[in-house]
RNA sequence: GGGCGGGUAGUUCAGUGGGAGAACGUCUGCUUGACACGCAGAAGGUCGUUGGUUCGAUACCAAUCCCGCCCA
Numbered sequence: 001g002g003g004c005g006g007g008u009a010g011u012u013c014a015g016u017g018g019g020a021g022a023a024c025g026u027c028u029g030c031u032u033g034a035c036a037c038g039c040a041g042a043a044g045g046u047c048g049u050u051g052g053u054u055c056g057a058u059a060c061c062a063a064u065c066c067c068g069c070c071c072a
Base pairs, nucleotide, nucleotide: 001071002070003069004068005067006066007065010024011023012022013021018055026042027041028040029039030038048064049063050062051061052060
C1' cells in the first nucleotide's frame, strides 16, 4: 500500500429500514442473626465520526478514524 472482518450500556455481545436490547456487573428493596445465593425493581447509550439516500437510518451508500486477520 491492497483485501476482508469489526466499532451498539461499565464488560462481552445480539439486533438486515419505523420499539435501542440480552447476559454479567452497579444501585435499591425483599429474604438472612449476618454474608452469600435467590427474588423484585432501577440507573446506565452522541449505536466510532462526517456527509449522502429515504417520509424515516444502529442497519443502505461514500469518506474518514481506530482495532484485528490475510496478501505484498
Annotation:
The RNA shown here (transfer RNA) has 72 nucleotides and comes from Pelotomaculum sp. UBA3103. The prediction has a mean pLDDT of 84. Its Rfam family is "tRNA". Its family is annotated with triplet codon-amino acid adaptor activity in the Gene Ontology. By type it is a transfer RNA. The organism belongs to Pelotomaculum, within Bacteria. The sequence was found in a public genome assembly.